[in-house]
RNA sequence: CGGGGUAUAGCACAGUGGUAGUGUGCGUGCAUGGGGUGCACGUGGCGGCGGUUCAAUUCCGCCUAUCCCGA
Numbered sequence: 001c002g003g004g005g006u007a008u009a010g011c012a013c014a015g016u017g018g019u020a021g022u023g024u025g026c027g028u029g030c031a032u033g034g035g036g037u038g039c040a041c042g043u044g045g046c047g048g049c050g051g052u053u054c055a056a057u058u059c060c061g062c063c064u065a066u067c068c069c070g071a
Base pairs, nucleotide, nucleotide: 001070002069003068004067005066006065007064010024011023012022013021018054025043026042027041028040029039030038031037047063048062049061050060051059
């Protein structure tokens, strides 16, 4: 310098045009003499800037970060 992958909650990952989910974590409550554990409720997120579209996490372009391949 060129090509490709990845970027979603504190962490690990789903979701691929129409309301964003699971596990874990965290908070509160209940159960227990207490802990562990279980149950209920709650908390919190689509890397950035543009474009297409009635509508974008999803499609397109550029950028950023990271990984891989080539030179």